[in-house]
């Protein structure tokens, strides 16, 4: 370098719930908190799920990267 991820090391991120805040919602922000994560970093391309949106849809516009999958950068070196 690649793959590959240890009963290594050094770190990092932050589910639910709560408070405060913007959204019509789905949801997002930030503060408390940690369920967990070897990409739980970035990306809405490509599937799925939500949400305007209601008896059922189309079309159209948002939203979910912690849903899979692609892609791009990246800690560490035991095998």
């Nucleotide at each position: 370098c690649a793959u590959c991820g240890a009963c290594a090391a050094a770190g990092g991120c932050a589910a639910a719930a709560u408070c405060g805040g913007g959204g019509u919602a789905a949801c997002c922000c930030g503060a408390u908190g940690a369920c967990g994560c070897a990409a739980a970093g970035c990306c809405a391309c490509g599937g799925g799920u939500c949400c305007u949106u209601c008896a059922g849809a189309a079309c159209a516009g948002g939203a979910u990267a912690g849903c899979c999958g692609a892609g791009c950068c990246a800690c560490c070196g035991a095998g």